[in-house]
RNA sequence: CCAAGGCGCCGGAUGACCGCGAUGGGCUCGUCCCAUCGAGGAAAGUCCGGGCACCACAGGGCGGAUCGCCAGGUAACGCCUGGGCGCGGGCGGCCUCACGGCCGAGCGCGACGGACAGUGCCACAGAGAACAGACCGCCGGCGGGUCACACCGCAGGCAAGGGUGAAACGGUGGGGUAAGAGCCCACCGCGCAUCCGGCAACGGAUGCGGCACGGCAAACCCCGGUCGGUGCAAGGCCAAAUAGGCGGCGAGAGACGGCCCGUCUCGAUCAAGACGCCGCGGGUAGGCUGCUGGAGCGCGCGGGUGACCGCGCGCCAAGAGAGAUGGUCAUCCCGGCCGCAAGGCCGGACAGAACCCGGCUUACAGGCGCCUGCGUGCA
RNA sequence: GGCAGGGUAGCUCAGCCGGUUUAGAGCACGGCACUCAUAAUGCCGGGGUCGCGGGUUCGAGUCCCGCCCCUGCUA
Numbered sequence: 001c002c003a004a005g006g007c008g009c010c011g012g013a014u015g016a017c018c019g020c021g022a023u024g025g026g027c028u029c030g031u032c033c034c035a036u037c038g039a040g041g042a043a044a045g046u047c048c049g050g051g052c053a054c055c056a057c058a059g060g061g062c063g064g065a066u067c068g069c070c071a072g073g074u075a076a077c078g079c080c081u082g083g084g085c086g087c088g089g090g091c092g093g094c095c096u097c098a099c100g101g102c103c104g105a106g107c108g109c110g111a112c113g114g115a116c117a118g119u120g121c122c123a124c125a126g127a128g129a130a131c132a133g134a135c136c137g138c139c140g141g142c143g144g145g146u147c148a149c150a151c152c153g154c155a156g157g158c159a160a161g162g163g164u165g166a167a168a169c170g171g172u173g174g175g176g177u178a179a180g181a182g183c184c185c186a187c188c189g190c191g192c193a194u195c196c197g198g199c200a201a202c203g204g205a206u207g208c209g210g211c212a213c214g215g216c217a218a219a220c221c222c223c224g225g226u227c228g229g230u231g232c233a234a235g236g237c238c239a240a241a242u243a244g245g246c247g248g249c250g251a252g253a254g255a256c257g258g259c260c261c262g263u264c265u266c267g268a269u270c271a272a273g274a275c276g277c278c279g280c281g282g283g284u285a286g287g288c289u290g291c292u293g294g295a296g297c298g299c300g301c302g303g304g305u306g307a308c309c310g311c312g313c314g315c316c317a318a319g320a321g322a323g324a325u326g327g328u329c330a331u332c333c334c335g336g337c338c339g340c341a342a343g344g345c346c347g348g349a350c351a352g353a354a355c356c357c358g359g360c361u362u363a364c365a366g367g368c369g370c371c372u373g374c375g376u377g378c379a
Numbered sequence: 380g381g382c383a384g385g386g387u388a389g390c391u392c393a394g395c396c397g398g399u400u401u402a403g404a405g406c407a408c409g410g411c412a413c414u415c416a417u418a419a420u421g422c423c424g425g426g427g428u429c430g431c432g433g434g435u436u437c438g439a440g441u442c443c444c445g446c447c448c449c450u451g452c453u454a
Stems, first nucleotide, its partner, number of pairs: 002375001004372007012332007020038007027030001040350001044361002047359005052231004064227005069083005084112001085110004091104005113222002118220002120216003135162002137158003141154004170188006189211001190209008235289004245280006252266005296315008333348006380453007389406004408424005430446005
């Protein structure tokens, strides 16, 4: 310097005019005037986790769902941080004639408990696929055969080499042997034990074992942890009409008369029902609330490798009917095209709150900053 | 707002739970036969991004995860 990777951030700015919604104020009450405020990093998917609210609940078990290396963060999580281990592509170093192997730093990825608790599966190919197996092959013996081999047969030994497969019952090298084989040895792998380092996962060293232990649990399952249900249309308050429920009260009609009192006539006078009136209660429509000041935001300081935490100061920023949150012009910014130039034209993403938070996932034109130093080129 | 089911050929479906041969069936489509001709019938054939992407596995339509779309239920 180029490119790559990782992390974080912005995602048009300012002004004028017109318009929409909410709140507060004003009066001349008009669908008026004034002031203030009015989407996001994902408001999305509703995939996890919580707050909040109501219901349920002695305790325990079965069953179900979900999570799963270790430590930490957090209100909690399937999230985040750090570490461990494993895998991947490239790079560097070392060994090797080569194939290949080992080591290292950094990057990316990992649903990463258990496959000696049990059950199950491993197609095709292949002799054999999990207490395996002998197709080709190797080996000596015996018999036949041959001058001698070759070759054929028999009963054996073997698993090095070939071959099949995703996977073949430790790998490489040496010794050993008739040929072979952990049969023996060295290194590596694996298992066990001890010691050391680490909170731990795990790592390292030493010794022993001679290999016994294939893969799959995003198959059943086992082990350990967590989980009661329903969601703001939760829930609380006020409460119309109509129809039910409960309780109480109820004798009127006619004539005389303008009306009341009064008088007369008829009817009823035990209970229940019906009817009328009044009251109460539940509850519907409807209204109010829950509702946004909160695990809040910004800045500074401090602690911590970090996620994050603590302290101080400052700030209040949508709250609805499901429905508002926009447009035009000017100047500037960024990108593209045209033009010698002045300048002109076009474009500026994804998307949009509805109880609230923390995450994850997905969508996104363009741009900015920081870090890393594996890599490349030059000095 | 909350929840459930589904997506496989042009159409309607099976296969999925319980992984392993070339993913099948009916209708539709094409060819041939039969017929004077058509239909029906018979024979043969073509046709698939198993919605998309990733993962687990030797191996995925099937198991797991994330998206997209459709349908239904509920207040």
Molecule: RNase P RNA; transfer RNA
Organism: Gemmatimonadaceae bacterium